[in-house]
The RNA shown here (SAM riboswitch aptamer (S box leader)) has 117 nucleotides and comes from a Verrucomicrobiota bacterium. It matches the Rfam family "SAM riboswitch aptamer (S box leader)". Gene Ontology term of the family: regulation of gene expression. The sequence was found by an Rfam model in a public genome assembly.

RNA sequence: AACUCAUUAAGAGUGGUCGAGGGUAUGGCCCGAAGACACCACGGCAACCGAUCGCCGAGCGUAGGCGAUGCCCAGGUGCCAAUUCCAGCCUGGAGGAAUCUCCAGGGAAGAUGAGAA
Numbered sequence: 001a002a003c004u005c006a007u008u009a010a011g012a013g014u015g016g017u018c019g020a021g022g023g024u025a026u027g028g029c030c031c032g033a034a035g036a037c038a039c040c041a042c043g044g045c046a047a048c049c050g051a052u053c054g055c056c057g058a059g060c061g062u063a064g065g066c067g068a069u070g071c072c073c074a075g076g077u078g079c080c081a082a083u084u085c086c087a088g089c090c091u092g093g094a095g096g097a098a099u100c101u102c103c104a105g106g107g108a109a110g111a112u113g114a115g116a117a
Stems, first nucleotide, its partner, number of pairs: 003115006013042005021031003026087003043080003048076002050073001051069006084109001089106007
């Protein structure tokens, strides 16, 4: 790299350093010298894993399932512009002269976690 499962409309920023692109590609649309992106420090969000507690529980309250907590930890990751910023493919609906526009659903791709290897 590829594979499996889950989530993906919520949430959470200040300071310092650097100095030109950034939002992974395309189209759109945004962010950016009033300094973006990145990095560092501190702060925060969340609840995937661990932890603790409660309930259920296959044939031992064991395996497992569901829920709660976040001042539970020097916990493991992750995240802190815009829905994953939106679209692209398919289906249905509405409008239109139109290869166009709008709405709904699904998919693809990506991201994150937990597995597996």